Molecule: FMN riboswitch aptamer (RFN element)
């Protein structure tokens, strides 16, 4: 210096135009979107985060285990790319709802990987 220690700040986007109906941003056509690290630049690789289920603990809403957890190919390029580039695909908890929701409302002025600055400080 790194690593580590408090602490502070940030820390999730999106149905446009129509179509049917008594009612639909939920169906149909179609339009949108893409958390965090890490690797040649990623919604589809690896792995972390959130919801949910079991379990243990107490300070009764937290806190530690564990589980469950969607989807991508083909061609170029190049040392190297399921990341670029060119082409076709394809995927999204849970609760609600005048009608089935990745997009609307809600738990959520929450949680949260993580990232950026301050300070601290042994060898």
């Nucleotide at each position: 210096a790194a690593a580590c220690g408090u602490c502070u700040u940030u820390g999730g986007g999106g149905c446009a135009a129509g179509g049917u109906g008594a009612a639909a941003u939920u169906c149909c056509u179609g339009a949108c979107c893409g958390a965090u690290g890490g690797u040649a630049c990623a919604g589809u690789c690896c792995a972390u985060g959130a919801a949910c289920c079991u379990c243990c603990g107490c300070u009764u809403g937290c806190g530690g285990a564990g589980g469950c957890c969607g989807a991508u190919c083909c061609g170029g390029u190049g040392c190297g790319a399921u990341u670029c580039c060119g082409g076709a695909a394809c995927c999204g908890a849970c609760g609600g709802u005048g009608a089935u929701a990745g997009u609307c409302c809600g738990g959520a002025u929450g949680g949260g990987a993580a990232a950026a600055g301050a300070c601290g400080a042994a060898a």